[in-house]
RNA sequence: AGCGAAAUAGUGUAAAGGUAGCACAACAGUCUCAUGAUCUGUUAGAUUAGGUUCAAUUCCUGAGUUCGCUA
Repeated sequence: AGCGAAAUAGUGUAAAGGUAGCACAACAGUCUCAUGAUCUGUUAGAUUAGGUUCAAUUCCUGAGUUCGCUA
């Protein structure tokens, strides 16, 4: 320098145009003499800027970051 890929909650990971789920974690409660486990509840999320669309995490374009391949 060229090409390809990735990004979603504190962490890991789905959904592929129509309310963003799950698990773990954290917090509160339940239980316990206490801790843990169990059970219940809560908090918390789309890299960014545009475009298309009634509606975009999803499709298109640009930018940045990370990873891989080639030279």
Predicted 3D model of a 71-nucleotide RNA (transfer RNA) from Rhizopogon salebrosus. Rfam family: tRNA. Rfam classes the family as a transfer RNA. The same sequence occurs in records of 3 taxa. The sequence is in RNAcentral, with records from ENA and Rfam. Lineage of the source: Eukaryota > Fungi > Dikarya > Agaricomycotina > Rhizopogon.